[in-house]
């Protein structure tokens, strides 16, 4: 003097699927059937490593998503919301 991965605020952009039925003043909460996937979670493939092997299969463990699951959350609007894109801070990797 540069300032990486990574965090935190702000600010813009941001899909999906019933304003269902029944109790309710409620769009609040409960129930019930019917959907969505993009907070949050959960599972896997190749591949790596170990074990038992000559081998080949076999167990074990590590192992990504927007994939798959639908626990959670969601099905007007508000609110969130994966990512995107801007703007501050933190931090300080590499040189």
């Nucleotide at each position: 003097a540069u300032g990486a991965u990574g965090g935190u605020u702000c600010c813009g952009g941001g899909a999906g699927a019933g304003a269902c039925c029944c109790c309710g003043c409620a769009c609040a909460g409960g129930g019930g059937c019917a959907c969505c996937g993009a907070a949050g979670g959960a599972g896997c493939a190749a591949c790596c490593g170990g074990c038992u092997u000559c081998c080949c299969a076999g167990c074990c463990g590590g192992g990504a998503a927007a994939c798959u699951c639908u626990c959670a959350g969601g099905u007007a609007a508000a609110a969130g919301g994966a990512c995107c894109g801007g703007a501050a801070c933190c931090g300080g990797a590499c040189g």